[in-house]
RNA sequence: GAGAGCUAGGCUGGCCUGCUAGUCCUAGGUUGUCACCGUGAAUGGACUUUACACGGAGCCGAAGCCCAACGAAGGCGGGAAUAUCGUUCCCUGGCCUUUAUCCUAACCGGCGAAGUCUUGUCCUCGGGGACCGCACGUCUAUGAACCGUGUCAGGCCUUGACGGGUGCAGCACUAAAUAUACAGUGUUGGUGUUCCGGGGGAAGCAGGAUGGAGGAAGGGAUAGAGCAAACCGGGAAGGCUAUUGUUGUCGACGACGGGCGUGCCC
Numbered sequence: 001g002a003g004a005g006c007u008a009g010g011c012u013g014g015c016c017u018g019c020u021a022g023u024c025c026u027a028g029g030u031u032g033u034c035a036c037c038g039u040g041a042a043u044g045g046a047c048u049u050u051a052c053a054c055g056g057a058g059c060c061g062a063a064g065c066c067c068a069a070c071g072a073a074g075g076c077g078g079g080a081a082u083a084u085c086g087u088u089c090c091c092u093g094g095c096c097u098u099u100a101u102c103c104u105a106a107c108c109g110g111c112g113a114a115g116u117c118u119u120g121u122c123c124u125c126g127g128g129g130a131c132c133g134c135a136c137g138u139c140u141a142u143g144a145a146c147c148g149u150g151u152c153a154g155g156c157c158u159u160g161a162c163g164g165g166u167g168c169a170g171c172a173c174u175a176a177a178u179a180u181a182c183a184g185u186g187u188u189g190g191u192g193u194u195c196c197g198g199g200g201g202a203a204g205c206a207g208g209a210u211g212g213a214g215g216a217a218g219g220g221a222u223a224g225a226g227c228a229a230a231c232c233g234g235g236a237a238g239g240c241u242a243u244u245g246u247u248g249u250c251g252a253c254g255a256c257g258g259g260c261g262u263g264c265c266c
Stems, first nucleotide, its partner, number of pairs: 003266001005264002009060004013031005021048005036056005064260004070254002074250005080244004085239001087237005093232002096226009107215002115210007122200008130191003133187004137182002140179003148173004155166004
């Protein structure tokens, strides 16, 4: 050095996030495959720096294992910018309300504007009327199977007979009641009603008088005041989410190195 056998040992994936005091696993994502199986597991499972546990299978076998820096998919964290969304606050803001002045102006106006005076409309008090309602009264009509009146065919009872009694239906009348009507009476009721009288009156409207040329809806401008809430605009603060680039960190995988180990027997 080569070959056969054996054993220690190794491999059958890794990483990030999440969870945890921490580790591993289940879970989510990613990467890369030649890359095992069963049971447990998110109101979690197993453990403690030798940090999944238990059970099984296959392969390799001194084979292998580990580490730094580089590139790098991807993950996580920090701060920045931009954008969307919603929150809170602010404004001599807008919008909105209102007052004054000015401009404009449909239209109205010598067939008489504004203004002024007056009367009324209106409110209230008192009185009268009208109408409506209600109650009463009166007229008329209707109105009782029997328990109302009269008359009562028939019937029934009674009598020797004459006759007497009773009484349904019918007819007539009436009670309660119902309806109609009324120049009827009363009324503490009602009224988009009317008359008379007293009082009150801001505005509006209407009539009259006076007056003698303006009035004016609407629109615009300026100034002042208000502005509860909503909306619009602007600003500030802090927040969620997304995107962009930056920074830190971990980093599958790739390539290149380094370290450890390389046993026994024939």
This is a predicted structure of a 266-nucleotide RNA (Bacterial large signal recognition particle RNA) from a Nanobdellota archaeon.
Rfam family: Bacterial large signal recognition particle RNA. About the family: The signal recognition particle (SRP) is a universally conserved ribonucleoprotein involved in the co-translational targeting of proteins to membranes.